[in-house]
RNA sequence: GCCCCUAUAGUUUAAUGGAUAAAACAAGGGACUCCUAAGCCUUAGAUCCAGGUUCGAUUCCUGGUAGGGGCA
Numbered sequence: 001g002c003c004c005c006u007a008u009a010g011u012u013u014a015a016u017g018g019a020u021a022a023a024a025c026a027a028g029g030g031a032c033u034c035c036u037a038a039g040c041c042u043u044a045g046a047u048c049c050a051g052g053u054u055c056g057a058u059u060c061c062u063g064g065u066a067g068g069g070g071c072a
Base pairs, nucleotide, nucleotide: 001071002070003069004068005067006066007065010025011024012023013022018055027043028042029041030040048064049063050062051061052060
């Protein structure tokens, strides 16, 4: 330098172009308990960035950024 893959919550993963972006663990609160933990109830939290296509984009297209892999 060229090619390929990946990027969603604090972490690990879902979501056929169409419902309020779903869940587990973690975090806050509550109840329970003599206290703590576990279990129970509950709350908040995310689509890497900029454009484009579309009535509608996490999804498709282009460019970029970051990470990984291959060739030279």

Annotation: The RNA shown here (transfer RNA) has 72 nucleotides and comes from a Minisyncoccota bacterium. It was read from a public genome assembly. It matches the Rfam family "tRNA". It is annotated as a transfer RNA.